Context: one part of a larger RNA
Molecule: small-subunit ribosomal RNA, central domain
Organism: uncultured bacterium
RNA sequence: CUGGGUGUAAAGAGGAGCAUAGACGGCGGCGCAGUCUGGAGUGAAAUCCCGGGGCUCAACUCCGGAACUGCUUUGGAAACUGCGCGGCUCGAGUGCAGGAGGGGCAGGCGGAAUUCCUAGUGUAGCGGUGAAAUGCGUAGAUAUUAGGAGGAACACCAGUGGCGAAGGCGGCCUGCCGGACUGUAACUGACGUUGAGGCUCGAAAGCGUGGGGAGCAAACAGGAUUAGAUACCCUGGUAGUCCACGCCGUAAACGAUGAUUACUAGGUGUCGGGGGACCAAGGUCCUCCGGUGCCGGCGCAAACGCAUUAAGUAAUCCACCUGGGGAGUACGUUCGCAAGAAUGAAACUC
Numbered sequence: 001c002u003g004g005g006u007g008u009a010a011a012g013a014g015g016a017g018c019a020u021a022g023a024c025g026g027c028g029g030c031g032c033a034g035u036c037u038g039g040a041g042u043g044a045a046a047u048c049c050c051g052g053g054g055c056u057c058a059a060c061u062c063c064g065g066a067a068c069u070g071c072u073u074u075g076g077a078a079a080c081u082g083c084g085c086g087g088c089u090c091g092a093g094u095g096c097a098g099g100a101g102g103g104g105c106a107g108g109c110g111g112a113a114u115u116c117c118u119a120g121u122g123u124a125g126c127g128g129u130g131a132a133a134u135g136c137g138u139a140g141a142u143a144u145u146a147g148g149a150g151g152a153a154c155a156c157c158a159g160u161g162g163c164g165a166a167g168g169c170g171g172c173c174u175g176c177c178g179g180a181c182u183g184u185a186a187c188u189g190a191c192g193u194u195g196a197g198g199c200u201c202g203a204a205a206g207c208g209u210g211g212g213g214a215g216c217a218a219a220c221a222g223g224a225u226u227a228g229a230u231a232c233c234c235u236g237g238u239a240g241u242c243c244a245c246g247c248c249g250u251a252a253a254c255g256a257u258g259a260u261u262a263c264u265a266g267g268u269g270u271c272g273g274g275g276g277a278c279c280a281a282g283g284u285c286c287u288c289c290g291g292u293g294c295c296g297g298c299g300c301a302a303a304c305g306c307a308u309u310a311a312g313u314a315a316u317c318c319a320c321c322u323g324g325g326g327a328g329u330a331c332g333u334u335c336g337c338a339a340g341a342a343u344g345a346a347a348c349u350c
């Protein structure tokens, strides 16, 4: 490289939002560059190949044929590919009419609870555990009542329920913004798919500057446990967790399953969104579209299992794998304030 693969054996990039090059691309018509076909010219001779001849044979040589698979030019074909022109509406998009949603950003508001402060009542304990102790408390704690401060998170509703490309998103209200879905069929007329690089988003932890700090809590301290206990348990407790701006760019970033399209038995859910039909207006079940779960057949699969939400049957494009260890290491390079990230070997060894 090919071949074969990528749910779990090695292997789907964290996402694919924007999108370049490239690759691939719907249905008719016309022209014809590739393609196919006929003619003409040329393709020197020798060589090679085939059939004969001559040196006793052979090498060698002579004659004839074939070939020279190419190029140029000209006539034609139109299935396929390409290009150009012109058209179509099924793909794609727009418009119009709707309902659903923790989708995003900003601002405002709310109650419960914890902690703290002040004041009242009140007295000897509280707290904690398997049992204890450290700790708190006569300087009046715990408990309880009233008032106040402050920060963070939003009980019930809540659901293999919803939304988002992924990360993720949950009190209420307002404003701004994005996407999906259903119906309609007015408009554009292939405008599509994928996407190396590129831009961009990206949990938690971590970093920088400035705020904030109730609870929780790495580190740390003490008490226990234990042979020891740098732990599990307990009492404290600082970074951090929160906000603004800027970095970092990684996760079992998982459905361990790339994106798009078409096709291929069904059953089920007091599932969630929209539409149609029927209707005693409460729904019914027949039904359509798109979503989300479970079960199951063909087929697939090493098996487990997957099974119209495919891991089935096909097509296009991208990414990735090629025995284990060494090693996601070294070196170099790029990025980063750093931590480190990205790219990524070999010797050697089994």
Base pairs, nucleotide, nucleotide: 003322004321005320006319007304008303012318014201015200017199018198022194023193024192026088027087029085030084031083033081034080035077036076037075038074039073040072041071042070049065050064051063052062053061054060091191092188093187094186095184096183097182098181103177104176105175106174107173108172109171110154115149116148117147118146119145120144121143125136126135162169163168206247207246208245209244210243211242215241216240220236221235222234223233258317259316260315261314262313263312266295267294268293269292271291273289274288275287276286277284278283299306300305323350324349325348332343333342334341335340